[in-house]
């Protein structure tokens, strides 16, 4: 620096566009919800795509239960070869586990509710009611359980109501809060109201620890499994 490949992730592995799982989306098709745009379910396909951008929060992190591919082993069944002993082949109901969940507690910012005090406005003949604030249930998504067994940390010191000072400038794909891009309704010229904008966090990032190496034990037919010790 050329030329040729690859839907996107994520385990296995020295190596993957190609291989075996899996998570997403996606092409066609059927069924069901909806005027639509699209949703939501099974089959099918990998042709061709994935548009975001500023901010915020960092809490909880416990007790239990299920499933589950591929990979690993073959004891016990079979099949075969063998006079037999036995060998070989397949086979998981044994293992390990990427990961899908479910029940109860929990839990930051924020979103709906109800309650209760407190300003300041404005309405009300008056009680009183909006609105902001603060605190105290509720409850819905969403997070924690769910890393490798797990531990802290994701600004830091001080101060201790509010705040100061400092630098090493402090987590997202998930959570809040606003903007932005593509469609689709209505309406009648500028608003409204709606749908999409995937997956990756069963540990993201960084310290510890742990595993990884060896030696002994522990469980098993083996793969494995639990400790201890360099």
């Nucleotide at each position: 620096g050329c030329u040729c490949g690859c839907c996107u992730g994520u385990u296995a592995g020295c190596a993957a566009a190609a291989u075996a799982g899996c998570a997403g989306c996606u092409u066609u098709c059927a069924g069901c919800c909806g005027u639509a745009a699209g949703g939501c379910u099974g089959a099918u396909u990998g042709a061709a795509a994935a548009a975001u951008c500023g901010g915020g929060a960092g809490a909880a992190u416990u007790g239990c239960g299920u499933g589950a591919a591929a990979c690993c082993u073959a004891a016990g069944g079979u099949a075969u070869c063998g006079u037999a002993a036995g060998a070989u082949g397949c086979u998981a109901u044994g293992g390990c586990a990427a990961c899908c969940c479910g029940c109860a507690g929990c839990c930051g910012a924020g979103c709906u509710c109800c309650g209760a005090u407190g300003u300041c406005a404005a309405c009300u003949a008056a009680a009183g009611u909006u609105u902001c604030a603060u605190c105290g249930g509720a409850g819905a998504a969403g997070g924690u359980u769910c890393a490798g067994a797990g531990a802290c940390u994701a600004g830091g010191u001080g101060a201790u109501u509010a705040c100061a000072c400092c630098c090493u400038a402090g987590a997202g794909c998930a959570c809040c809060c606003g903007a932005g891009u593509u469609c689709c309704g209505a309406u009648u010229u500028a608003u409204c109201g709606g749908a999409a904008u995937a997956u990756g966090a069963u540990a993201u990032a960084g310290u510890c620890c742990a595993a990884g190496c060896c030696u002994g034990a522990u469980u098993g037919a083996a793969a494995u499994u639990u400790c201890a010790g360099g």